This is a predicted structure of a 72-nucleotide RNA (transfer RNA) from a Thermoleophilia bacterium. RNAcentral holds the sequence, with entries from ENA. The prediction has a mean pLDDT of 83. Taxonomically the source falls in Thermoleophilia (Bacteria, Bacillati, Actinomycetota).
RNA sequence: GGGCGGUUAGCUCAGCGGUAGAGCACCUGUCUUACACACAGGGGGCCGGCAGUUCGAACCUGUCACCGCCCA
Numbered sequence: 001g002g003g004c005g006g007u008u009a010g011c012u013c014a015g016c017g018g019u020a021g022a023g024c025a026c027c028u029g030u031c032u033u034a035c036a037c038a039c040a041g042g043g044g045g046c047c048g049g050c051a052g053u054u055c056g057a058a059c060c061u062g063u064c065a066c067c068g069c070c071c072a
Base pairs, nucleotide, nucleotide: 001071002070003069004068005067006066007065010024011023012022013021018055026042027041028040029039030038048064049063050062051061052060
């Protein structure tokens, strides 16, 4: 320098153009002498940045950044 993959909640990951989800973690309540477990409920992200296409974009296109792999 070229090619490919990835970037979504605190963490690990889903999400086939139509208002963003799960598990774990966290908070509250019940239970307990207390803690844990269990059960019930709750908070938290506008999706790496910018621009474009579209009635509508996490999703399609371009570019930049970062991480990983391959080629030179």